This is a predicted structure of a 74-nucleotide RNA (transfer RNA) from a Candidatus Parcubacteria bacterium.
RNA sequence: GGGCGAUUAGCUCAGUUGGUUAGAGCAACGAGUUUACACCUCGAAGGUCGGGGGUUCGAGUCCUCCAUCGCCCA
Numbered sequence: 001g002g003g004c005g006a007u008u009a010g011c012u013c014a015g016u017u018g019g020u021u022a023g024a025g026c027a028a029c030g031a032g033u034u035u036a037c038a039c040c041u042c043g044a045a046g047g048u049c050g051g052g053g054g055u056u057c058g059a060g061u062c063c064u065c066c067a068u069c070g071c072c073c074a
Base pairs, nucleotide, nucleotide: 001073002072003071004070005069006068007067010026011025012024013023019057029043030042031041032040050066051065052064053063054062
């Protein structure tokens, strides 16, 4: 330098042919339980969907540029 892939909650990841409210598990928090802790049960919270721009009535999803990480080729 070229090609491919990934980026969504604190962490690991889903998200269907673009469609009407962005989800799960774990962690952390609150309550219950316990002498207390852990386990367990319940609850609530937590998101500029990596960033900018574009297409569209509508974008996590499509196009484009950039950033970071990984793999391959030279």

The source organism's lineage runs through Bacteria, Bacteria candidate phyla and Candidatus Parcubacteria. The sequence was found in a public genome assembly. Its Rfam family is "tRNA". Gene Ontology term of the family: triplet codon-amino acid adaptor activity. Rfam's curators write: Transfer RNA (tRNA) molecules are approximately 80 nucleotides in length.